[in-house]
RNA sequence: CUUCCAUCAAGAACGACUGAGGGACAGGCCCGUUGACGUCGUAGCAACCGGAAUUUCAUCAUAGAAAUUCGUUAGGUGCUAAAUCCUGCUCGAAACGAGAAUGAGAUAGAUGGGAA
Numbered sequence: 001c002u003u004c005c006a007u008c009a010a011g012a013a014c015g016a017c018u019g020a021g022g023g024a025c026a027g028g029c030c031c032g033u034u035g036a037c038g039u040c041g042u043a044g045c046a047a048c049c050g051g052a053a054u055u056u057c058a059u060c061a062u063a064g065a066a067a068u069u070c071g072u073u074a075g076g077u078g079c080u081a082a083a084u085c086c087u088g089c090u091c092g093a094a095a096c097g098a099g100a101a102u103g104a105g106a107u108a109g110a111u112g113g114g115a116a
Stems, first nucleotide, its partner, number of pairs: 002115007013042005021031003025088004043080003048076002050072001051070007084108001089105003
C1' cells in the first nucleotide's frame, strides 16, 4: 500500500523544548506569537486487542462459542479544541426552479482487530 469486519454526537491536560503555521483534501468556519501544530515527560480517558470474573450453550470430558461485568499488581495500541468542526455525492425532492432536519445512505477519512 491492498482487502474484510467493527466503531466514530460520550470521555480525558499540564509542564518543558521549539517557533508559524495548523484543523487529511476543497469551500466555509475556527485554533494560533496571551505560543497553536509538532517532539519529549508526566498525568488522564476509553475499553478495540490481551487479561480477569459471572452466566448460558456445546462436549463423555476437554478444546470451543455467546452474553454481561471489571478497568486491569503495572500488558499492545489509540485518544485527550470544536460531531470525523460543518458541508461536499445520491435520496429526501411530485411540470420547471429552489428547498430544511441532531433525516437516510454512499464516498472519503480516523482508530482497532483479522487476512493476503